[in-house]
Parts: sequence; structure tokens; C1' cells
RNA sequence: GCCUUCGGGGCGGGGUGCGAGUCCCCACCGGCGGUCAUAGCCCGCGACCCGGCGCGCAAUAGGUAUGCGCCGGCUGACCCGGCGGAAUUCCGGGGCCGACCGUACAGUCGGGAUGGGAGAAGGC
Repeated sequence: GCCUUCGGGGCGGGGUGCGAGUCCCCACCGGCGGUCAUAGCCCGCGACCCGGCGCGCAAUAGGUAUGCGCCGGCUGACCCGGCGGAAUUCCGGGGCCGACCGUACAGUCGGGAUGGGAGAAGGC
């Protein structure tokens, strides 16, 4: 450098209501790399979202939704105690966070997505 495969989890019970996995009470979940020692909340990445440009739909020109590509932007949340040389990562305790569209208001349902992807493993 090329190829192949893999690459996200979670609403169970109760209440109100015509109707809620969306509201309320209890519950449940945690992508990837790094870090002197194991991380949802330390550093960074991906995803989602936004913008610009290009392509394309598309025909002589211009304009435009969805889509695709490139570049840029945005991008949530933690403290205390203990052990230790060393941990916001372990142990104990108490907290907090979670794109967009749909729908009775959604981290957990449905959808874009049989997609994309940080990366991981293997082969040449």
C1' cells in the first nucleotide's frame, strides 16, 4: 500500500389519561483510541447536527427539495473519601449527561440506517 471480516447498549413495574416504552414515581444502558492502573462525564476521535463549495437530478441557461462528495464549524456530563509510588479510570458514597425527524413531550419506541463510522482483527 491492497484485500477480507468485524465494528452500540438500554422501559421491567406502577400512576394519570381517550391515548404515553414520550409526562410523573421506581428502573435500565454506556461506541473507539489514549492515559504510569481498568474511564459514558480526563484528553482526543467517530456519529448526529449546521454552513460553504462541487457533483447530480438536468434538458440551452438560471433557480430549487431529497441525495452524494470535499472542506469548515458545532459537539453533553463528576465530585468526595479510601488503597496505592501512581487512579476525576479501581473500591465505597453521592451526583450528572445523552443529535435529528415522527408520535401525548423519547438516551431506552419507530425512522433516515440492510447506511455511515472512529477503529479492531486477519491475510497478501